A computed fold for a 63-nucleotide RNA from a Nitrospirota bacterium, annotated as Fluoride riboswitch aptamer (crcB RNA motif). The sequence was found by an Rfam model in a public genome assembly.
RNA sequence: AUUCUUACAGGCGAUGGGGUUCGCCUUUAACCGUCCGAAUGGACUGAUGACUCCUGCUGAAGA
Numbered sequence: 001a002u003u004c005u006u007a008c009a010g011g012c013g014a015u016g017g018g019g020u021u022c023g024c025c026u027u028u029a030a031c032c033g034u035c036c037g038a039a040u041g042g043a044c045u046g047a048u049g050a051c052u053c054c055u056g057c058u059g060a061a062g063a
Stems, first nucleotide, its partner, number of pairs: 009026005016054006033044004
């Protein structure tokens, strides 16, 4: 100096926060939605990676 492994820690998983869990990344990274179109542009789903709670948004009904 390089590579690998382990431990700890941090970050990330298309819009907020908490808990649990999974996966990915180690700052040259993980990640930064889908469809149509050559492009300008147009259309569409979802607050989750997954589960759950809260908040916000949307629809319906009742008081």

Taxonomically the source falls in Nitrospirota (Bacteria, Pseudomonadati).